[in-house]
Background: A computed fold for a 70-nucleotide RNA from Boraras maculatus, annotated as transfer RNA. Rfam family: tRNA.
RNA sequence: GCCUUAAUAGCUUAGAUAAAGCAUCGGUCUUGUAAUCCGAAGAUCGGAGGUUAAAUUCCCCCUUAAGGCG
Numbered sequence: 001g002c003c004u005u006a007a008u009a010g011c012u013u014a015g016a017u018a019a020a021g022c023a024u025c026g027g028u029c030u031u032g033u034a035a036u037c038c039g040a041a042g043a044u045c046g047g048a049g050g051u052u053a054a055a056u057u058c059c060c061c062c063u064u065a066a067g068g069c070g
Stems, first nucleotide, its partner, number of pairs: 001069007010022004024040004046062002049059002
């Protein structure tokens, strides 16, 4: 330099409805803690543009990370 993949909640991942597990907070339970069970909150989906009635999703450029080729 070229190619491929990835970037979504504090973390790890789904997703053509923005969801789940863990974590956090409140309650339940316990002599108390942990575990269990119930509930709640938390994301303008890496950044800027384009297409569309509508974009996390499609197109293009950039940033970052991983891998491959030279």